Predicted 3D model of a 72-nucleotide RNA (transfer RNA) from an uncultured Clostridia bacterium. The sequence was found in a public genome assembly. Model confidence (mean pLDDT): 82 of 100.
RNA sequence: GGCCUGUUGGUCAAGCGGCUAAGACAUCGCCCUCUCACGGCGAAAACGGGGGUUCGAUUCCCCCACGGGUCA
Numbered sequence: 001g002g003c004c005u006g007u008u009g010g011u012c013a014a015g016c017g018g019c020u021a022a023g024a025c026a027u028c029g030c031c032c033u034c035u036c037a038c039g040g041c042g043a044a045a046a047c048g049g050g051g052g053u054u055c056g057a058u059u060c061c062c063c064c065a066c067g068g069g070u071c072a
Base pairs, nucleotide, nucleotide: 001071002070003069004068005067006066007065010025011024012023018055027043028042029041030040031039048064049063050062051061052060
């Protein structure tokens, strides 16, 4: 350098044109408990950046950045 692939809450991780963007762990609050832990309930928190297509993009296309794989 070419090709393929990934990027979503603090972490892991589903989703796939119209969602209020799941879930787990972590955090915070309340309950439980003599206390802690466990357990129960609840809350906050996310689509890498820029363009394009579309009535509508996290999703499709292009470029860029970063990570991974592969070829040379």